[in-house]
RNA sequence: GUAAAUCUUUGGGGCAGAGUGCAAUUCUCUACCGGUGGUGACAGUCCACGAGCCAUUUAUGGCUGAUCCCGUGCAAUCCGGGAACCGACGGUAAAAGUCCGGAUGGAAAAAGAUAACC
Numbered sequence: 001g002u003a004a005a006u007c008u009u010u011g012g013g014g015c016a017g018a019g020u021g022c023a024a025u026u027c028u029c030u031a032c033c034g035g036u037g038g039u040g041a042c043a044g045u046c047c048a049c050g051a052g053c054c055a056u057u058u059a060u061g062g063c064u065g066a067u068c069c070c071g072u073g074c075a076a077u078c079c080g081g082g083a084a085c086c087g088a089c090g091g092u093a094a095a096a097g098u099c100c101g102g103a104u105g106g107a108a109a110a111a112g113a114u115a116a117c118c
Base pairs, nucleotide, nucleotide: 001117002116005114006113007112008111009110010109017029018028019027031098032097033087034086035049036048037047038046044085045084052063053062054061055060067083068082069081070080071079089101090100091099
């Protein structure tokens, strides 16, 4: 240094303040949050993947959200400015991206170790 192998570890954040009400971190005003890889340049909203749901031949298939304008630049839906938008399933004294639960779980994936070969 190397295609592949085995093993180990890591691997998701967020309701602050106020209002109504018998009751809400679930409604209203407002606040806050953003997994993994990629992309000429740093991405919740581009491309792909994971999570979730469904089907089945158990390994695959299907379904599954959201962004525009201006500027800089050779190059940016990724940077700067402005204005927007999105967020699984079950539970609940009342409807949840933020509470509780499946989950002391699992995954995309990242790092490392071992032996082997050169």
Molecule: FMN riboswitch aptamer (RFN element)